[in-house]
Context: one part of a larger RNA
RNA sequence: UUGGGUUUAAAGGGUGCGUAGGCGGUCCGUUAAGUCAGUGGUGAAAUCUCUCGGCUCAACCGAGAAACUGCCAUUGAUACUGGCGGACUUGAGUACGGACGAGGUAGGCGGAAUUUAUGGUGUAGCGGUGAAAUGCAUAGAUACCAUAAAGAACACCGAUAGCGAAGGCAGCUUACUAGACCGUAACUGACGCUCAGGCACGAAAGCGUGGGGAGCGAACAGGAUUAGAUACCCUGGUAGUCCACGCCGUAAACGAUGAUCACUCGAUGUGUGCAAUACACCGUACGCGUCCAAGCGAAAGCGUUAAGUGAUCCACCUGGGGAGUACGUUGGCAACAAUGAAACUC
Repeated sequence: UUGGGUUUAAAGGGUGCGUAGGCGGUCCGUUAAGUCAGUGGUGAAAUCUCUCGGCUCAACCGAGAAACUGCCAUUGAUACUGGCGGACUUGAGUACGGACGAGGUAGGCGGAAUUUAUGGUGUAGCGGUGAAAUGCAUAGAUACCAUAAAGAACACCGAUAGCGAAGGCAGCUUACUAGACCGUAACUGACGCUCAGGCACGAAAGCGUGGGGAGCGAACAGGAUUAGAUACCCUGGUAGUCCACGCCGUAAACGAUGAUCACUCGAUGUGUGCAAUACACCGUACGCGUCCAAGCGAAAGCGUUAAGUGAUCCACCUGGGGAGUACGUUGGCAACAAUGAAACUC
């Protein structure tokens, strides 16, 4: 390399959009590029293969045949692929109607809780733990009541539920906005699928500038525990967590399962729409789950939401360590990220 693979053994890109490229529905006509057939030319010799022959055999050598799977030209064939022309509606899209949801962005509002401040009542403890201590408190704490302020998060509903491409999304409400789905079958007429590069989005932490700061809380300080305790436990507490704008671009970014299409028994629960509606539990489409037939799998298990049977395109793997390291390059303010070896060793 081929073959073989990628849920868990090495291996699916974090996700989408999309360029080149690859692949592509039904029918008719045409062309004859691919494809197939015939013929002609060429394909040096040697080598290889086969049959004979020469050295006593063999290696070696000689002769003949075959082959040189290729290329060029020409004459035909037209099923398939391609090109061109025409048509179609099932793929795809549009329109109209309906209903759905924590989908997104911006604004407004709400109550509970917490902390703090002020005032009041009130007196000696509070807090914390396995037990304590640090800590707070007679300058009046803790507790209870009233008032005010602030920031962050939204109990119950709440679900094995819903929405989103993924990351993710939850108080209520307004505006703007995106979407899949169902029904009708009116319109376009293959407009499709996938996608190297590329572009966009992308949790948390982190970074820059400016705000904000209640609670929590890396670092840090103290108290305990312990042989020690740079921890687990306790009392405090700074960055951060929050907002705006700009970076970063990574995660067990997981279903550890790429996207699209077709096919292959059933049972049961549930969400949304459509249809039907009493003589009893039954239809249909798209989702979300559980259990199983066939089949698959090393097994665990998967099983119409496939890891089954096929097709197209992309990404990736090739023993462990060295190593996601070094060097170089690109990106970044930095932290780092991307790309990514070898020696050596088992």

A computed fold for a 346-nucleotide part of an RNA from a metagenome, annotated as small-subunit ribosomal RNA, central domain. Its mean pLDDT, the model's own confidence on a scale to 100, is 87. Its Rfam family is "Bacterial small subunit ribosomal RNA". RNAcentral holds the full RNA, with entries from SILVA.